Order: sequence, then C1' cells, then structure tokens
RNA sequence: CCUCGAUAAGGGCAAACCCGGCGAGAGCCGGGGACGCAAAGCCACCGGGUCCGACGGCGCGCGGGCGCCAGGAUGGCCGGGCUGCCGAA
Repeated sequence: CCUCGAUAAGGGCAAACCCGGCGAGAGCCGGGGACGCAAAGCCACCGGGUCCGACGGCGCGCGGGCGCCAGGAUGGCCGGGCUGCCGAA
C1' cells in the first nucleotide's frame, strides 16, 4: 500500500415512534429517540427496483374515477462509482 473486518481502541451515524416545519404526495429539514449500520459518509448526470404522481400530457369511463407518461422521491432497496478512521487473524 492492497485485500480483509476482531469480544481491539478511539469514536461516528441514527430506524420506528413523538414534537415542530416544508411538500399535492412519496418524502425532506430541525429537535427528541435508538432498530440497527464497518462506510447507514457522498453520488439519482451509470444500470435496475420500489414509492409519489398535485399542476401538465395521452387514453378509457355517462360520471365518481381509472391506467400510462412527463416530472419527483428513495444511497438505511440492490449493483456500481468516489472518499474515509483503526489494524487483530
């Protein structure tokens, strides 16, 4: 240095839920809180999955409405990319 990840050391992040806020919504932000995480650090302008879909577009329906698309979200869904603390086997 590269792999790798331990009953090591120093630590880090923060699920559900609650409160406040933003959003049409998925969801996001702040506070509390810990289910867990060796990248649960960053990337959605790499591929896939899932979710939303108000304003718009297309189609269907007598209608309530429904389906699809644009668009949006999710990195704690997966693959992938970039970066990083420590050093047992």

The RNA shown here (c-di-GMP-I riboswitch aptamer) has 89 nucleotides and comes from a Bacillota bacterium. The prediction has a mean pLDDT of 88. Lineage of the source: Bacteria > Bacillati > Bacillota. It was read from a public genome assembly, where an Rfam model found it. Rfam family: c-di-GMP-I riboswitch aptamer. From the family's description: GEMM was predicted in a large-scale screen for bacterial structured RNA regulatory elements.